Model confidence (mean pLDDT): 85 of 100. A computed fold for an 89-nucleotide RNA from Candidatus Atribacter hydrocarboniphilus, annotated as c-di-GMP-I riboswitch aptamer.
[in-house]
RNA sequence: AAGUAUUAAGGGCAAACUCUCCGAAAGGGGAGGACGCAAAGCUACGAGCCUAAAGCAAAGUAAUUUGCUACGGUAGUCGGGCUGCCAGA
Numbered sequence: 001a002a003g004u005a006u007u008a009a010g011g012g013c014a015a016a017c018u019c020u021c022c023g024a025a026a027g028g029g030g031a032g033g034a035c036g037c038a039a040a041g042c043u044a045c046g047a048g049c050c051u052a053a054a055g056c057a058a059a060g061u062a063a064u065u066u067g068c069u070a071c072g073g074u075a076g077u078c079g080g081g082c083u084g085c086c087a088g089a
Base pairs, nucleotide, nucleotide: 006089007088012037013036017032018031019030020029021028022027035076041082042081043080045079046078047077048074049073050072055068056067057066058065059064
């Protein structure tokens, strides 16, 4: 100096839930709050999952209803890619 396992200290993130804002929704931003996280940092490239505004189709005189669909999401579902703090015993 590097690696592995178990652990120490410092620091980091923040689920559910509550308030508020954005959004058609899923979901997201902010504040509070901590279930957890060693990449729970970044990235929708592959798979999965969620939603269905617009569009298309069907029914209906119409209002409308139903179905399909991502160009919308999810990185705290998994895989891939990129980057990375402290580091005593």
Source information:
The sequence was found by an Rfam model in a public genome assembly. The model forms 95% of the base pairs in the Rfam consensus.